[in-house]
Molecule: transfer RNA
Organism: Spirochaetaceae bacterium
RNA sequence: GAGGGUGUAGCUCAGUGGGAGAGCACUACGUUGACAUCGUAGGGGUCCCGAGUUCAAAUCUCGGCAUCCUCACCA
Numbered sequence: 001g002a003g004g005g006u007g008u009a010g011c012u013c014a015g016u017g018g019g020a021g022a023g024c025a026c027u028a029c030g031u032u033g034a035c036a037u038c039g040u041a042g043g044g045g046u047c048c049c050g051a052g053u054u055c056a057a058a059u060c061u062c063g064g065c066a067u068c069c070u071c072a073c074c075a
Stems, first nucleotide, its partner, number of pairs: 001071007010024004018055001026042005048064005
């Protein structure tokens, strides 16, 4: 440099046009002599950024950024 994948909660991820979610983690309460487990409730979001299409975009299109893989080049 070329091609492809990925980017959503603290972590791992689902969701592919109309309500932003799950598990784990965190906080509080209950349970216990205490801890753990378990149960209940709660907090936590620039859906990577910008633009476009659309009545409506996490989702479609374009550009950019970050990261991973492959190939090429250099050494």